RNA sequence: AGCGUCCGGCCGCCGAAUCCGCGCCUUGCGGAACCGGGGACCCACCUUUCUUGGGGUGAAUCGGACGCCAGCCCAGGCUGCGCCACGUAGGGCACUUCCAGGCCCGAACCCGUCAGCUAACCCGGUAGGCGGUAUGGGAGCAAGG
Numbered sequence: 001a002g003c004g005u006c007c008g009g010c011c012g013c014c015g016a017a018u019c020c021g022c023g024c025c026u027u028g029c030g031g032a033a034c035c036g037g038g039g040a041c042c043c044a045c046c047u048u049u050c051u052u053g054g055g056g057u058g059a060a061u062c063g064g065a066c067g068c069c070a071g072c073c074c075a076g077g078c079u080g081c082g083c084c085a086c087g088u089a090g091g092g093c094a095c096u097u098c099c100a101g102g103c104c105c106g107a108a109c110c111c112g113u114c115a116g117c118u119a120a121c122c123c124g125g126u127a128g129g130c131g132g133u134a135u136g137g138g139a140g141c142a143a144g145g
Stems, first nucleotide, its partner, number of pairs: 010132005018032005033126006043116001053114001054111004062087002067083002069080005090105004095140006
C1' cells in the first nucleotide's frame, strides 16, 4: 500500500413496515402516518359448488423443448393438477420524469369450505433482508451561493 473479516456511525436500496408519547420487577400500552382484509343500496355475476374446492398478501403470472417421473393401455402410444433448461406478463436499481444503455427479480406465505364491487361500520400489520459514489443525456424541482 492492497485485500478480506468483525464492530460502531452515517448515507442509501427492496418492502406498508416509520415517527411520537407513557411505561419497564409483570418486557408492554396508546397515538399519528402508511398498508392490508371484511362489509349495503346500485352495478356485476346468475356459466357455480359437487377430488380440478374457493380466496388473500405480493411484481412474482403464463408457456415450457429434449429428457425424467407417475398412471393407463399393451408394445406403440396417451394423460398428468409432476420435475426441468430456457423464455415470458410483470417488477426493482441514490430527487422526479423522458430517452438510451447495463444489471437483477420473476419468490414465498396465509385463510380454511368461506368472502364480487361496496358508503357507514368492523378487524388486522408496522416485519425481514441487503448495499457503500451510486450509467449517460434532456427537462423539472429542491438545496446551496

c-di-AMP riboswitch aptamer (ydaO/yuaA leader) from Nonomuraea jabiensis, 145 nucleotides, folded computationally. The RNAcentral record of the sequence draws on Rfam. The source organism's lineage runs through Bacteria, Bacillati, Actinomycetota, Streptosporangiales and Nonomuraea.